[in-house]
Context: one part of a larger RNA
């Protein structure tokens, strides 16, 4: 030097962002107890006073049918005895004044925030007629509710007191249906593309009869050549029979082309047509908003007044340098010897303002901001001691 703990001249918050810490204070019993106050409280308010331990004496309670007396317990009154100090250790409230927010008890960020946030009882709005709104689910179902508008569910405000102003032009909700906008769907004109029957024309094939032409097969007969004969090869008529081609006309089909326009498909005006929207209206304890300029009174200053512009209306009632005041440490006042904080007050509200609540308020608060008392080693300015440790030496 550190940490834990005792002590401390004289001062006593001069210490520090703050009295943080740390000292005081405590418990019983009588005595007192302000202000304010929702008459409960505030209140253990605040401030004082007594307490040990012995004798007499009284009182009261047990016990007793009742009176007395005795034991036992608890009181009070008087004397008296010791101690530095009699709640003698240990447990064991420090108060008081004034502001701010919050009405209370509660609840919270487990593990840097317990608060002025969060509930909160009250208090208003809206929605919900039960197969209720609403809330979970894809849905079946379930909760709300084995409830039923003194219920249930969703904003919002925050006991209690006195109040809660204007503005419905925005957006939002709730209605309202005359017109004007529209979706799906009906109804379908018209257009485009495909396109059936019919209709023209060409080309090719095809059918059937009828013309004209050659060829080919097959039969029979005759004749020539060959052979011993059968037989073979030719060549002529006769007769049947089969295909063909060519042209003309008929039947049919295939392809092209034309005429034609039903049906189909696909695009599709015009007209019919819901809520919604335009629209008309009402709601603000719905989300929200709640002015400028100029001029004026017999000092002067100020503007009840008076004009003007604009709005949907212009901020009422209180409250204000405020948890909200930029300028700013605003101006007075208190308080301090001096006070950027506090308290009153004032109104020039940068940029308060009425259930995003106004303005108050007894109680309450490990909630914050100042002040006082009492009390300390916070401090002036440190000292010293006890335990445990760093550190030295061994």
């Nucleotide at each position: 030097c550190u940490a834990u703990g005792u002590u401390g001249a004289a001062g006593g918050a001069a210490c520090u962002c703050g009295g943080c810490a740390a000292a005081a204070u405590a418990c019983c019993u009588c005595c007192g107890u302000a202000a304010c106050u929702u008459a409960g409280g505030a209140a253990g308010a605040a401030g004082g006073a007594g307490g040990a331990c012995c004798u007499u004496u009284c009182u009261c309670u047990u016990c007793a049918a009742u009176a007395c007396a005795a034991a036992a317990g608890a009181g009070a009154a008087a004397g008296g005895u010791g101690g530095c100090a009699c709640a003698g250790a240990a447990u064991a409230g420090a108060g008081g004044g004034u502001a701010a927010c919050g009405a209370c008890u509660g609840u919270u960020u487990a593990u840097u925030a317990a608060a002025a946030a969060c509930a909160c009882a009250g208090g208003a709005c809206u929605c919900u007629g039960c197969u209720a709104a609403g809330u979970a689910a894809a849905a079946a179902u379930a909760c709300g509710a084995u409830g039923u508008a003194u219920a249930g569910a969703g904003u919002c405000u925050g006991a209690c007191a006195c109040c809660u102003g204007c503005c419905c032009g925005g957006u939002g909700c709730u209605g309202g249906a005359a017109g004007c906008u529209u979706a799906c769907a009906g109804c379908a004109a018209a257009a485009a593309g495909u396109g059936a029957a019919u209709u023209u024309a060409a080309u090719a094939a095809u059918u059937u009869g009828a013309u004209a032409u050659a060829a080919u097969u097959u039969u029979u007969u005759u004749c020539u050549a060959u052979u011993a004969a059968a037989g073979u090869a030719g060549a002529a008529a006769a007769a049947a029979a089969c295909a063909a081609u060519u042209u003309u006309c008929u039947u049919u089909u295939a392809u092209u082309u034309u005429u034609g326009g039903a049906g189909c498909u696909u695009u599709a005006a015009a007209c019919u047509u819901a809520a919604g929207g335009c629209c008309c209206a009402g709601u603000a304890a719905a989300c929200g908003g709640c002015g400028g300029c100029c001029g004026u009174a017999a000092c002067u200053c100020u503007g009840a007044c008076g004009g003007u512009c604009c709005u949907a209306a212009g901020g009422u009632a209180g409250c204000g340098a405020a948890a909200u005041u930029c300028c700013u440490u605003g101006g007075c006042g208190g308080g301090u010897a001096a006070g950027u904080u506090c308290c009153g007050u004032c109104c020039u509200g940068c940029a308060u303002g009425a259930a995003u609540g106004g303005u108050g308020u007894a109680a309450c608060g490990a909630u914050u901001g100042c002040c006082c008392u009492a009390c300390u080693g916070u401090c002036u300015c440190c000292a010293a001691c006890a335990u445990a440790g760093a550190c030295u030496c061994a």
A computed fold for a 394-nucleotide part of an RNA from Interfilum terricola, annotated as large-subunit ribosomal RNA, domain IV. It is recorded under the gene name rnl. Taxonomically the source falls in Interfilum (Eukaryota, Viridiplantae, Streptophyta, Klebsormidiales). The coordinates come from a structure-prediction model, not an experiment, and the mean pLDDT is 81.